[in-house]
Context: one part of a larger RNA
This record gives sequence, C1' cells and structure tokens, in this order.
RNA sequence: UUGGGCAUAAAGCGUUUGUAGGUGGAUUUUCAAGUCCGCUGUCAAAUUCUAGGGCUCAACCUUGGACAUGCGGUAGAAACUACCAAGAUGGAGUACGGUAGGGGCAGAGGGAAUUUCCGGUGGAGCGGUGAAAUGCAUUGAGAUUAGAAAGAUCACCAACGACGAAAGCACUAUGCUGGGCCGGCACUGACCCUGAGAGACGAAAUGUGUGGGAGAAAAUGUGAUUAGAUACCCCAGUAGUCCUAGCCGUAAAUGAUGGAAACUAAGUGUUGUGUGUAUCGACCUGCGCAGUGUUGUAGCUAACGCAUUAGGUAUCCCACUUGGGGAGUACGUUCACAAGAAUGAAACUC
Repeated sequence: UUGGGCAUAAAGCGUUUGUAGGUGGAUUUUCAAGUCCGCUGUCAAAUUCUAGGGCUCAACCUUGGACAUGCGGUAGAAACUACCAAGAUGGAGUACGGUAGGGGCAGAGGGAAUUUCCGGUGGAGCGGUGAAAUGCAUUGAGAUUAGAAAGAUCACCAACGACGAAAGCACUAUGCUGGGCCGGCACUGACCCUGAGAGACGAAAUGUGUGGGAGAAAAUGUGAUUAGAUACCCCAGUAGUCCUAGCCGUAAAUGAUGGAAACUAAGUGUUGUGUGUAUCGACCUGCGCAGUGUUGUAGCUAACGCAUUAGGUAUCCCACUUGGGGAGUACGUUCACAAGAAUGAAACUC
C1' cells in the first nucleotide's frame, strides 16, 4: 500500500472562512468521451498448459494446438456517468412580516463588600490555630460611628435555562453591529456539500512598552509541624492578576464522539415560535417547526453503553492511526523578541 479502523483499546486538526480538487437532487433532449457488445490487427522465440512423438522409462528433447490481462482499427447500443440544450422547484439563497437572546464593540451611570486615610466614643487586648507562635496594639489597636479615596468584582433573579464557530459570554440603560429561529411563499433557479494548501479567531500562563495596583497571591522571608519539612497550617509579601498597544498560538482547547444531507418505536421535561380548541383574558389541551435534557425499543457494541442531538441503516468529502519504550526526543527547516511552537526520525531495547 491493500484491508481494517478512529467515545473509553493507536487514531477527529481547538474552531471557522474558503482556493485547487473530489462529490452532487428531480424532468426532457443532444452527443458518444467513459461504459457495453460484434468483427479484426498485433501481442517474437523460449517458458507455462494441453494432445502426441523420440531417447529401454523418467528427467530431458521435440511437433501441433491453447493461453497471452494489454494496445490499436472498425461497425453498433444509449440504461448509467460526463457533455450540449431547455424549462421546473422540493435542496440552497434573496426579499418581506414577526421574534428570543449573559452574541460582539464603544463610551456613560450604579450598588454591596474590602482595604487604606482622617475625626469622634472607648480603654486592653486583637488576630490566628488541632494546639500555638511569629504578627498588630497604651505613640491608643481590635470594637463602634461620621466622612473621604482607590481598585477589582457584579449577591438575589439563576434553571439540567439562553446566545455564540469555538475560545467564551451575566449590575443598569443607551448607541453601533453580526448571526439564529418561526411564518406565509414574492423572487433567483441546483447557485449545493466537503475542503489539501492558505487566511481569520483562539482560555490560562509566560515575555515586551505605557498606565494601574483594593483584594487574593507563584517567588521570597518568618512562625509552627516533623527524624527532616526547601510542603500541607499560620503571619507577611513581590511578579503577575486589571486597562491599553502589540506578540505568543498552546490546554484533559472534551461530548475524549470531524462536517453535510436522508431514513429508522415510543414516553417525559424544558427554551423560542406558529396554529387549532378554549376563553373577556390568562391558564388548560391537540398538532407542527427549530433547539436543549432525560428514560427507553429495534439495531449496534469486546464490554461499559449509544439509541431521531446514534456509537443504528446506507452515501459524499476531509483529517488521522498501524506494538510498548527510545520520543513528541535528535537533526534539518519554517515561525517567534524570547520562552518556545509546528513539522518530525533512527540506532538500540522489550
């Protein structure tokens, strides 16, 4: 490679846009490239197979025939694929009418709490722990109370709930802005799906420049514990955590489950929305569409389990896998300010 696979055994890129490529719904034509069929040329000899013959047999030698995927020439077929042409609307999209939402960005405003500062009252402890001590305190702490400042966060509502491609997203109102869903069916008329390379986004942490720094807190310094204690516990405490500009490009980036469309029992929650019933209205109740949970049949599975949100039944496209270690290492290359990231072996060994 073939074949088999990819939730948990090796294996789904962190996510998305999209180029080349691959693939592609229903109808009616054209054509004959693929496809099918007839005839035909060629496909050296030896070899192989087969019917014989010759060495006493055999190996061996030898005659005839067969075989020869393939590559051409030529006459046809027209179902399928491709091509040509035409029209259609179910896939896809646009417009219209509604609608839900912590989707994104920006500049405003607000609240509780915490810490610090300043004043009043007050007068001996506070704090901390398993127990203590370090620590703070008569230069007046802790407690209580009036005021001021700062930074970060956003209780309740809150849900197994919503939105977003993922990362993620929650005080309030405003402005700008992306996407979704439902409805009727006005328009376009297959415009689709996937997607190697490529582009964009991408938690936290690290690093760079400017601000900021309340709380908590790597490092660090103490106090304990302990045989020791470079820890767990305590008292302090810097980077960073926050903003802004620009980098990095990784996570158990997880549903450990790539994307798309189709089909395949039911029950029960919940979100958005349409409609029938009901009604003054809100409930109640039936039927849809789109999400999001849960139980479960068939089927699948090594089992656990999955089960219309499939890990079922078939299709298309992409990524990836091939014993454990060595090793996500070495070397080389690309990227990066660096830290490092991406790509990625072998010897050897079991």

Predicted 3D model of a 350-nucleotide part of an RNA (small-subunit ribosomal RNA, central domain) from Pinus lambertiana. Model confidence (mean pLDDT): 86 of 100. The source organism's lineage runs through Eukaryota, Viridiplantae, Embryophyta, Pinus and Pinus subgen. Strobus. The RNAcentral record of the full RNA draws on SILVA. It matches the Rfam family "Bacterial small subunit ribosomal RNA".